[in-house]
RNA sequence: UCGACACUCUGGAAAGCGUUUCGGCGAAAGUCGGAACCACCGAAGGAGAAAGCCGGGUAUUCGACCCACCUGGCCAAGCUCUCAGGUAUCCCGACAGAGGGGGCGGC
Numbered sequence: 001u002c003g004a005c006a007c008u009c010u011g012g013a014a015a016g017c018g019u020u021u022c023g024g025c026g027a028a029a030g031u032c033g034g035a036a037c038c039a040c041c042g043a044a045g046g047a048g049a050a051a052g053c054c055g056g057g058u059a060u061u062c063g064a065c066c067c068a069c070c071u072g073g074c075c076a077a078g079c080u081c082u083c084a085g086g087u088a089u090c091c092c093g094a095c096a097g098a099g100g101g102g103g104c105g106g107c
Stems, first nucleotide, its partner, number of pairs: 001106003005101001007099005016038001018037008039087003045083001046081003052074007
């Protein structure tokens, strides 16, 4: 000094204040929490796999490479799936910015 890592602060989308029911508090209005069901969202986490690369086999061949076919492995995401999570506010939130930090890696 660059990158990575953790911490602090800041910003940060989407989608029902759904229906039914149970319990607590309350005179009531209401409010908090649980369960079941239906409808939805994708940016905690998780899963999937593309081009490509590597290997084995078949076929071909005098023998082999290449092409072709079969099969296995590696293989990304703001893509896909919605398991998890979420669907008024709050919390969470991929990611981004700022700050100092330890001193992990490179120069």
Molecule: Glycine riboswitch aptamer
Organism: Sphingomonadaceae bacterium